Molecule: transfer RNA
Organism: Patescibacteria group bacterium
RNA sequence: GUCGGGAUGGCGGAAUUGGCAGACGCGCCAGGUUUAGGAUCUGGUGGGAGAAAUCCCUUGGGAGUUCAACUCUCCCUCCCGACA
Numbered sequence: 001g002u003c004g005g006g007a008u009g010g011c012g013g014a015a016u017u018g019g020c021a022g023a024c025g026c027g028c029c030a031g032g033u034u035u036a037g038g039a040u041c042u043g044g045u046g047g048g049a050g051a052a053a054u055c056c057c058u059u060g061g062g063a064g065u066u067c068a069a070c071u072c073u074c075c076c077u078c079c080c081g082a083c084a
Stems, first nucleotide, its partner, number of pairs: 001083007010026003019067001027045006046057004060076005
């Protein structure tokens, strides 16, 4: 240099006909159980504002197509692999 794959909550990792973003697990928080802890059970858990209702933001960064984009197109950054 060419080609291919990848980047998603705190962590791992799902989601392709383009149709509620974050399933599931870990972790964390609250509670039950325990003398206490671990294990286990129940509920909750992306971020911000707010007393709440509710609102805003979020799939590496930027732009485009579309009523609608993690998903399609273009540019860029980084990681992995093959070839040269």